[in-house]
RNA sequence: GCCACCUUAGCUCAGCGGUAGAGCAGCUGUUUCGUAAACAGCAGGUCCCCGGUUCAAAUCCGGGAGGUGGCUCCA
Numbered sequence: 001g002c003c004a005c006c007u008u009a010g011c012u013c014a015g016c017g018g019u020a021g022a023g024c025a026g027c028u029g030u031u032u033c034g035u036a037a038a039c040a041g042c043a044g045g046u047c048c049c050c051g052g053u054u055c056a057a058a059u060c061c062g063g064g065a066g067g068u069g070g071c072u073c074c075a
Stems, first nucleotide, its partner, number of pairs: 001071007010024004018055001026042005048064005
């Protein structure tokens, strides 16, 4: 330098045009002699950034950034 893939909640990930979600973690409550366990509930988002297409974009297209892997060149 080239190619592919990845970027969504604190963490790990799903969702791939039509209401943004799960598990774990967190908070509150219940239960308990007590608890880190169990149960119920609550909260938590710039869907990496910019632009485009569309009635409508996390999702499609272009550019950029970061990450992972592979390849090539030079010496």